Model confidence (mean pLDDT): 82 of 100.
The RNA shown here (transfer RNA) has 71 nucleotides and comes from a Candidatus Micrarchaeaceae archaeon.
It matches the Rfam family "tRNA". Gene Ontology term of the family: triplet codon-amino acid adaptor activity. Rfam classes the family as a transfer RNA.
The sequence is in RNAcentral, with records from ENA.
[in-house]
RNA sequence: GGAGGUAUCGUCUAGUGGUAGGACGGCAGAUUGACAUUCUGCAAGUCAGAGUUCGAUUCUCUGUACCUCCA
Numbered sequence: 001g002g003a004g005g006u007a008u009c010g011u012c013u014a015g016u017g018g019u020a021g022g023a024c025g026g027c028a029g030a031u032u033g034a035c036a037u038u039c040u041g042c043a044a045g046u047c048a049g050a051g052u053u054c055g056a057u058u059c060u061c062u063g064u065a066c067c068u069c070c071a
Stems, first nucleotide, its partner, number of pairs: 001070007010024004018054001026042005047063005
């Protein structure tokens, strides 16, 4: 330098053109004499920008970061 892939709550992970789910973690409550466990609830996320579309996390383009291959 060229090609390909990945990017989703704090972490890991699923998902699809029509309200973004789960686990762990966090917070609150119930339970306990107290802690732990257990149960219930809550908050928390689509890498950035642009385009297409009634509607984009999903499709297209550009960029950024990381990984792989070739040179």